[in-house]
RNA sequence: AACCUGAGAGUUUGAUUCUGGCUCAGAGUGAACGCUGGCGGCGUGCCUCAGGCAUGCAAGUCGAACGAGAAAGUCCGCAAGGAUGAGUACAGUGGCGCACGGGUGAGUAAUACUUAGGUAAUGCUCCUAUUUGCUGGGGAUAACUAGGCGAAAGCUUAGCUAAUACCGAAUAGUCCAAUUUUUACUACGGUUUAAAUUGGUAAAGACGCAAGUCGCGAAUAGAGCAGCCUGAGUCCGAUUAGCUAGUUGGUAGGGUAAUGGCCUACCAAGGCAACGAUCGGUAGCUGGUCUGAGAGGAUGAUCAGCCACACUGGAACUGGAACACGGUCCAGACUCCUACGGGAGGCAGCAGCUAGGAAUUUUGCGCAAUGGGGGAAACCCUGACGCAGCAACGCCGCGUGAGUGAUGAAGGCCUUCGGGUUGUAAAACUCUUUUAGCAGGAGCGAAACAAAUGACGGUACCUGCAGAAAAAGCACCGGCCAACCCUGUGCCAGCAGCCGCGGUAAUACAGGGGGUGCAAGCGUUACUCGGAAUUACUGGGCGUAAAGCGCGCGUAGGUGGUUUAGUAAGUUUGAUGUGAAAGCCCUGGGCUUAACUCAGGAAGUGCAUUGAAUACUGCUAGGCUAGAGUACGAGAGAGGAGAGUGGAAUUUCUGGUGUAGAGGUGAAAUUCGUAGAUAUCAGAAGGAACAACGAUGGCGAAGGCAGCUCUCUGGAUCGUGACUGACAUUGAGGCGCGAAAGCGUGGGGAGCAAACAGGAUUAGAUACCCUGGUAGUCCACGCUGUAAACUAUGGAUAUUCGAUGUUGGUGGGUCUUACCCCAUCAGUGUCUUAGCUAACGCGUUAAAUAUCCCGCCUGGGUAUUACGGCCGCAAGGUUAAAACCUAAAGAAAUUGACGGGGGCCCGCACAAGCGGUGGAGUAUGUGGUUUAAUUCGAUGCAACGCGAAGAACCUUACCUAGGCUUGACAUCCGAUGCUACCCUAUGAAAGUAGGGGUUCCCUUCGGGGACGUCGAGACAGGUGCUGCAUGGCUGUCGUCAGCUCGUGUCGUGAGAUGUUGGGUUAAGUCCCGCAACGAGCGCAACCCCUGCCAUUAGUUGCGACCAUUCAGUUGAGCACUCUAAUGGGACCGCUUGCAGUUAAUGCAGAGGAAGGUGGGGAUGACGUCAAGUCAGCAUGGCCCUUACGCCUAGGGCAACACACGUACUACAAUGGCCGGUACAAAGCGUAGCUACAUCGCAAGAUGAUGCAAAUCGCAAAAAGCCGGUCUUAGUUCGGAUUGGAGUCUGCAACUCGACUCCAUGAAGCUGGAAUCGCUAGUAAUCGUGGAUCAGCAUGCCACGGUGAAUACGUUCCCGGGCCUUGUACACACCGCCCGCCAAGCCAUGGGAGUUGGUAUUGCCUGAAAAGAAUGAGCUAACCGCAAGGAGGCAGUUCUUAACGGCCAUGCCGAUGACUGGGGUUAAGGCGUAACAAGGUAGCAGUUCCGGAAGGAGCGGCUGGAUCACCUCCUUU
Repeated sequence: AACCUGAGAGUUUGAUUCUGGCUCAGAGUGAACGCUGGCGGCGUGCCUCAGGCAUGCAAGUCGAACGAGAAAGUCCGCAAGGAUGAGUACAGUGGCGCACGGGUGAGUAAUACUUAGGUAAUGCUCCUAUUUGCUGGGGAUAACUAGGCGAAAGCUUAGCUAAUACCGAAUAGUCCAAUUUUUACUACGGUUUAAAUUGGUAAAGACGCAAGUCGCGAAUAGAGCAGCCUGAGUCCGAUUAGCUAGUUGGUAGGGUAAUGGCCUACCAAGGCAACGAUCGGUAGCUGGUCUGAGAGGAUGAUCAGCCACACUGGAACUGGAACACGGUCCAGACUCCUACGGGAGGCAGCAGCUAGGAAUUUUGCGCAAUGGGGGAAACCCUGACGCAGCAACGCCGCGUGAGUGAUGAAGGCCUUCGGGUUGUAAAACUCUUUUAGCAGGAGCGAAACAAAUGACGGUACCUGCAGAAAAAGCACCGGCCAACCCUGUGCCAGCAGCCGCGGUAAUACAGGGGGUGCAAGCGUUACUCGGAAUUACUGGGCGUAAAGCGCGCGUAGGUGGUUUAGUAAGUUUGAUGUGAAAGCCCUGGGCUUAACUCAGGAAGUGCAUUGAAUACUGCUAGGCUAGAGUACGAGAGAGGAGAGUGGAAUUUCUGGUGUAGAGGUGAAAUUCGUAGAUAUCAGAAGGAACAACGAUGGCGAAGGCAGCUCUCUGGAUCGUGACUGACAUUGAGGCGCGAAAGCGUGGGGAGCAAACAGGAUUAGAUACCCUGGUAGUCCACGCUGUAAACUAUGGAUAUUCGAUGUUGGUGGGUCUUACCCCAUCAGUGUCUUAGCUAACGCGUUAAAUAUCCCGCCUGGGUAUUACGGCCGCAAGGUUAAAACCUAAAGAAAUUGACGGGGGCCCGCACAAGCGGUGGAGUAUGUGGUUUAAUUCGAUGCAACGCGAAGAACCUUACCUAGGCUUGACAUCCGAUGCUACCCUAUGAAAGUAGGGGUUCCCUUCGGGGACGUCGAGACAGGUGCUGCAUGGCUGUCGUCAGCUCGUGUCGUGAGAUGUUGGGUUAAGUCCCGCAACGAGCGCAACCCCUGCCAUUAGUUGCGACCAUUCAGUUGAGCACUCUAAUGGGACCGCUUGCAGUUAAUGCAGAGGAAGGUGGGGAUGACGUCAAGUCAGCAUGGCCCUUACGCCUAGGGCAACACACGUACUACAAUGGCCGGUACAAAGCGUAGCUACAUCGCAAGAUGAUGCAAAUCGCAAAAAGCCGGUCUUAGUUCGGAUUGGAGUCUGCAACUCGACUCCAUGAAGCUGGAAUCGCUAGUAAUCGUGGAUCAGCAUGCCACGGUGAAUACGUUCCCGGGCCUUGUACACACCGCCCGCCAAGCCAUGGGAGUUGGUAUUGCCUGAAAAGAAUGAGCUAACCGCAAGGAGGCAGUUCUUAACGGCCAUGCCGAUGACUGGGGUUAAGGCGUAACAAGGUAGCAGUUCCGGAAGGAGCGGCUGGAUCACCUCCUUU
């Protein structure tokens, strides 16, 4: 000194908080797999088939217990033979050992293990100590010899022999047994202790010259080991609830070392179990190991303790110990040998083989060390053990180099093309040499004991040598989680632990570069703990998230008021014993360090024994009255049961009156009615329910209970404080009650009404609506036992601010005697403080604060299910899983959006009006169709007379054909020329060929530039794709009044407040109020046109005055008009009135040209629609490159059964035609507008004039007005279509222009459903101009002329704004979502059965063995002279008994035609049940019905919107 310890993240949502699961980061492993691999040390290594095994080895030893006893070889010898080898080897008798050591974990849930005890109920070889002995005999037997049988294994007969083998006898005790006595002790039980008598029981020798040593017997004690017994602890299942006949106990006996039903006989009827017996499943137990902050959880390899097993089952023998791994017997399976007769074997010992498996090593060396057996010892044996080998399997250590080194080399990769990065990295220079390599040596220590003795091993270690030399990989880089770029791919290929990536710009796939992490390893997979407070003892919950039994009575059990005494079981504390060692922890030591190891300590939270304390709990005894109960008195009540009785209403029947309808609905029909309904009056019958009173009133445990009266009866409350004296509380099982529906039997049946029928509705309508209608609803007696059986809130007790209703009592106060007030008890409501809650909310009737008891929950689905049990007549109820699928499911609240929710408000939104469209013909656009092409785009509003402000060629993007390839166009390089322009040939043209022709600009005279041609390549070019990669622009909601921010405040938070409210406005416009105060983008205003006035200016404009003319034509003038510049003017400003909050503002009035934004325009907030546009332009990426580019001719964009949009013209008399006549504005004009004149019927032509415009021209305005004609007709309306003839433009009018004239003269007589525009100078109507343009206008843009009607109003349709409400929507209702059918896949239930395993009762058979009986056969020891006896053996029988067989039963598994439901799967079919009032409010129980969701009936719930009323509450 042995304490130093607790982290979170991702994922449900548009966002938030919570609940809740899933997943990740950590540590670990006897591991395996993938890629890779330098060295050393220390460890570890069949987890699967307790499957099977070839071969070798793993248990022997002793000659100092015993008999017998070789051979080879060597020596001597001529040989015979002898000696030696050698008393050796082999074998045998005998002793000890083989029960240890080693292996494995099958069985075993208790005959096991752990811990603490007991054995007065026991044993013991070997060992230690003590005491005391070892006398004297006998008979056999193996070996051996000789035979016999057998293939072998082996067996057998006869004969010989020894012992420490065997057997009598003697001796012996503190030994054993019996009997008797009784001392001591005692737990009173005595198998303890002592004494006596009788009886019984021992021994072996060996070695040594000897001393002596070893051995043997008896007894006692010890040590250690073993047996038995007891308490406590030791997994899961109740879908296992009852089990047990040797079973429980007793007596007697047997058996054992020993207790005991251990066994037997008899007697009794017990024993175990909800504190879980029995049964089933799984499993060796422990020290420990892993994890964890801990408590716990998981685990039981290696090491250590115990147990069990040894091919499977059974059995005994020997022995101190076994029912025995390398022993025996029997049975069985398997393998092997065989001469077929019969035999042999057991690696879960060490190696090794085979099989299985993802997977686990050498048929090694040695007994040198440690330990074991035998031996007196030498020694022998020892796959125990010590070592080595193999394997990155684990832990630990070391290395793969160090320093300097910028031109930041090359290469790679990226790039904004500038550069960046790899990167001091490399190269290069200077060093070092651990490890590996080579060579030499080899100390200390492990080795003690004087010597000898080393498998490892010539190893650790030491020294020398050479040279950076021989030594780096793996995973990852979207977030969690450290680390980013490029290319390829294109919902493919693939990735993925969770969330999720991939559909052409992938940091997520694959490759490359770069980076991050770890490192001789790195990743993956599997498993355990952790995180997970996600089973909550520490440390959770149950109103709405999963979760309170429908309610009570009560058993066991749990808990329990106050006081005194005792006790000391719990409790607290001290001591003692134990808690093996190893391990963990601490302190030191040894290997160079570490891992590893050694020593000492601490700890081991436990158990037992013992001492003490007595506050609390318990127990025993005695008191108390506050809990509880009783008594007496009083009032309240739809409490319960039975009997009787009443009126209103419905229906039916009878009769009267009376006549054509009634009834029913959104509208109808089915239905009833002239055979008299409905209506109405009177009478009768019958059943069911009880209006008003009536009430968040009352009663009851809950379900529930309602006319009135009577009888019986339960409970609660208040008051008094008399009695008992803790009698209480909760309550597993149990028992009882328990709406509606439903079932059985018998009644009853008015109304209502599942099913059913019919009529409607509808696409359908198995529904909603209507007409009928049966069970049922009612009664009696039984059954059922469930509901949203809800306050979604178990019961009991106590404590904790208030306000205000109401019901039933009691007490008190008083000028007021009840319409009063105060206090208190018991109920029943609302609001609220503290507190609690995720929030909503709860709040003395708690969901607050505490205690006690019970019930229940642990992601979602499968599943209020299956199987099994119990209950039921049935329907069904109750209890209640799994496989599999899935990353969520869910609660509350927030912001939006939406509603066939509500409120307020606005808009040509409706209404009120006017005129249209939809019908006709034509024009134009679109769809469709067609085509070689009919180029492309735009597609609800917000595409469709749109891009296109103008397609004959061109345009032109399309098609056909003919051509070109650095290109029609741009830049750069080289060469060459001086081009223009004109002509000819050919061709459809582009082009090709030839001829003529020669004049570009600058110059420092060198040349340069422009232009043309030729050549090469970089490149050009693309109306090719992607508007879902983009910029820009535009549309739309919408000129709607909204959209936000800062600070503050509120809320855990998303968010809210401000911005809501009361008024007001066109307006978030303004005013007032207010936890808000301010601000920004929008609104408004500022800008333009127009309406009035003024000033300035006066030509091309104007004309009142003065002249003049045909004429403002001219002189003159600038007043007026006009033109165009600058100003003024209008602000709810007013001594006005009314209303309103003394406000904002509104209504009215005056004045004014104009009055409440005067009218119109420009101006378009935050955003929405992946809205539109790559074909206007720009642009990323992709694609084409003798073509998807470019040129040319012709064609097409113009087609035509059809459909739609937008327009024009009409259908006529408010009109057509003819003639006459009046009045604009705004524009445009030189490649132009054109007067005037002539010609032409006309379009137009010819000639010619003015004007670059307030001067000239286009230019005639038209409707209008005046006059005439037509007279209701397919026309003098209408003008399409067609024929003919022309004009103009233009290279060119065929496809395919416009216009003119003559002729022709379709349809059409005011337009179905439906639908559009417009609120005043507007609609309607009339004409005029312009852009584009050679020509082409019914389109578009602009201009003026004439010039209305109507608006009560906001119920409804559409769109929008604000507030509020519901929501299962958030891609936001074009949302979400349910069921059935069809198809694929997956797991599962039932199933005639089939099959396997396991367990058990009974019966049969009955090996070996044991016991008993018998034993005629056989027989050494003792007795006997002998005969014979005693004793023993074989054999036989019986009992027990393994395997086996038969019948049956329980449980479990596999499989099974067919069948049931379930789950799951981007784009199948049918409907639309739910979410909004989801379009019939929904839900749950039950019954019936239906393709399906579902519908209907009955009673229930609010977890229903909306409106109204009542009650209560808050504020004033």
RNAcentral holds the sequence, with entries from ENA and SILVA. Predicted 3D model of a 1516-nucleotide RNA (small-subunit ribosomal RNA) from an Oligoflexia bacterium. NCBI's taxonomy places the organism under Bacteria, Pseudomonadati, Bdellovibrionota, Oligoflexia. Rfam family: Bacterial small subunit ribosomal RNA. Its family is annotated with ribosome and structural constituent of ribosome in the Gene Ontology.